This is a predicted structure of a 74-nucleotide RNA (transfer RNA) from Saccharimonadales bacterium (SeqCode). The coordinates come from a structure-prediction model, not an experiment, and the mean pLDDT is 82. Taxonomically the source falls in Saccharimonadales (SeqCode) (Bacteria, Bacteria candidate phyla, Candidatus Saccharimonadota, Candidatus Saccharimonadia). The sequence is in RNAcentral, with records from ENA. The same sequence occurs in records of 2 taxa.

RNA sequence: UGGGAUGUGGCCAAGCGGUAAGGCACUGGGUUCUGGUCCCAGGAUCGUAGGUUCGAAUCCUACCAUCCCAGCCA
Repeated sequence: UGGGAUGUGGCCAAGCGGUAAGGCACUGGGUUCUGGUCCCAGGAUCGUAGGUUCGAAUCCUACCAUCCCAGCCA
């Protein structure tokens, strides 16, 4: 320098155009003599900025971060 992959709550992770599942953790409540177990409830606008669209995590562009491959110099 060129090509590719990934980026979603604290962590893991689903979603592939119609306003974000699940698990663990956390917080509050119930249950209990206390703790645990169990049950109920709560929390993310999706790396950043634009664009397309009635509607974008999802498509397009640029950039950022991490990783992989190739090349160049030494």